Predicted 3D model of RNase P RNA and transfer RNA as a complex of 484 nucleotides. Its mean pLDDT, the model's own confidence on a scale to 100, is 75. It holds a member of the Rfam family "Bacterial RNase P class A". By type it is a ribozyme. Gene Ontology terms of the family: ribonuclease P activity, tRNA processing and dimeric ribonuclease P complex.

RNA sequence: ACGGAUGGCCGGAUGACCGCGGGUCGCAAGACGCGAGGAAAGUCCGGACUCCAUGAAGCAAGGGUGCCGGGUAAUCCCCGGCGGGGGCAACCCCAGGGAAAGCGCCACAGAGAACAGACCGCCCUGCUUGCAGGGCAAGGGUGAAACGGUGGGGUAAGAGCCCACCGCGGACUUGGCAACAAGGACGGCACGGCAAGCCCCACCCGGAGCAACGCCGAAUAGGGGCCUCGCGCGGAAAGGUCCGACGAUAUGCUGCAAGGCUGUCGGAGACCUCCGCAAGGGAUGCUUCAGCCCAAGAGCGCCCGGGUUGGCGGCUAAAGCGUGUCGGUAACGGCCCGCAUAGAGGAAUGGUCAUCCAGAGAGGGCAACCUCUUGGACAGAAUCCGGCUUACAGGCCAUCCGUGCAU
RNA sequence: GGCCCCGUAGCUCAACUGGAUAGAGCACCUGACUUCUAAUCAGGAUGUUGGGCGUUCGAGUCGUCCCGGGGUCGCCA
Numbered sequence: 001a002c003g004g005a006u007g008g009c010c011g012g013a014u015g016a017c018c019g020c021g022g023g024u025c026g027c028a029a030g031a032c033g034c035g036a037g038g039a040a041a042g043u044c045c046g047g048a049c050u051c052c053a054u055g056a057a058g059c060a061a062g063g064g065u066g067c068c069g070g071g072u073a074a075u076c077c078c079c080g081g082c083g084g085g086g087g088c089a090a091c092c093c094c095a096g097g098g099a100a101a102g103c104g105c106c107a108c109a110g111a112g113a114a115c116a117g118a119c120c121g122c123c124c125u126g127c128u129u130g131c132a133g134g135g136c137a138a139g140g141g142u143g144a145a146a147c148g149g150u151g152g153g154g155u156a157a158g159a160g161c162c163c164a165c166c167g168c169g170g171a172c173u174u175g176g177c178a179a180c181a182a183g184g185a186c187g188g189c190a191c192g193g194c195a196a197g198c199c200c201c202a203c204c205c206g207g208a209g210c211a212a213c214g215c216c217g218a219a220u221a222g223g224g225g226c227c228u229c230g231c232g233c234g235g236a237a238a239g240g241u242c243c244g245a246c247g248a249u250a251u252g253c254u255g256c257a258a259g260g261c262u263g264u265c266g267g268a269g270a271c272c273u274c275c276g277c278a279a280g281g282g283a284u285g286c287u288u289c290a291g292c293c294c295a296a297g298a299g300c301g302c303c304c305g306g307g308u309u310g311g312c313g314g315c316u317a318a319a320g321c322g323u324g325u326c327g328g329u330a331a332c333g334g335c336c337c338g339c340a341u342a343g344a345g346g347a348a349u350g351g352u353c354a355u356c357c358a359g360a361g362a363g364g365g366c367a368a369c370c371u372c373u374u375g376g377a378c379a380g381a382a383u384c385c386g387g388c389u390u391a392c393a394g395g396c397c398a399u400c401c402g403u404g405c406a407u
Numbered sequence: 408g409g410c411c412c413c414g415u416a417g418c419u420c421a422a423c424u425g426g427a428u429a430g431a432g433c434a435c436c437u438g439a440c441u442u443c444u445a446a447u448c449a450g451g452a453u454g455u456u457g458g459g460c461g462u463u464c465g466a467g468u469c470g471u472c473c474c475g476g477g478g479u480c481g482c483c484a
Base pairs, nucleotide, nucleotide: 001403002402003401004400005399006398007397008396009395010394012356013355014354015353016352017351018350020035021034023032024031025030037378041389042388044387045386046385047384048383049209050208051207052206054290055289056288057287058286059285062205063204064203065202066201067081068080069079070078071077082096083094084093085092086091097200098199102198103197104194105193106192119140120139121136122135123134124133125132126131127130148166149165150164151163152162153161167189168187169186172183173182174181175180213313214312215311216310223304224303225302226301227299228298229297232277233276234275235274236273239272240271241268242267243266244265245264246263252261253260254259280294281293282292291300320339321338322337324335325334326333327332357376359374360373361372362371363370364369408483409482410478411477412476413475414474417433418432419431420430426464435451436450437449438448439447457473458472459471460470461469
């Protein structure tokens, strides 16, 4: 110098005027101060928060995660390591558990596609000399994939049939928390691929979402439908009720009338009522336990409909950010100090001008430079936070790698 | 704002448990018939299966990330 890798940052600045939304002060006029992002986006993960299911446990279903260890409030995130792949390298990528639990699939081609198989071929035998029978699976051919690879021995030809090396396998030893790695010996080629097919294993997960939800006001309705379960036993007799007696052919009230109403005492216990007990039942999968509730009502049940559509809270300090230091390889954590101002709610954050700064173009100039024009991406809060992903003109910084040249 | 759904010729729909040239009807084009048109007959074209990446031998189908569209007080106050 050229080409690359990784990590991080900025992404217009200042001022004036007008306008918009909140806040504070003020009786008011007005004054002062604040007002988008690294992604506010996609809503893909994880939480906080709130309500719903009475609570707890287990099981099932459904969904998710998936090498190992760590970090975290938590994660499909992050860090470190292992294994595999790519790159000369810096470095990058991997949904990376199990295919010897089981089921399923592997089109076409091909002889044969999963305990396989023989088209061409090789070898042997027989003879009718191009056929029949048998052996083989090394070579050819097909395919994404052909039942270990290379070399040697061996053989009629061949073959893990035998041997060496490589691969593979389950154990062992050593190292490591582990994933895994290394090692020598053994086995003797079985055990092809697909789990982003079903599935198995381990772990995690209740549902809904700030239009959650709480309060005030207003308004209207106390609406409709459905589901589950029933009247068991014992006791009491204040009341209702029933039976009897008395008052009594009573008295009074009411009614046109039939009739009804108005007492005291004794008894009954079917029903109402009251008390107790047992069993049963009551839920948004099922079971168990704990609590609660239940007798024409109960339900800790479900669904639909009607009215209102104003205000306040939730609401912005958040597991927040930064510096230093300590621990840790790191993610991150502890401590000290510092910083802090959108909070609207049909929804503000805008416009114009001036000066300047990158950048681009044109002209002049040998050059430094000067003049003019143009001009700043993606986008835009809506409960909040941590991540991921996607979009982004242009620019800056740091570290590292390769090649060439110079010293 | 949240939540949910959908995407295959121009239009309406198919495509099995991933299997190869992605089919059918209508529409379109060409020719025949007709004086001409329609109808009819014969033939033809029409697709980045919304896009990218991945899994797989193989993707419309499986996974993931984007893009576009739709439902909305008759999904939610």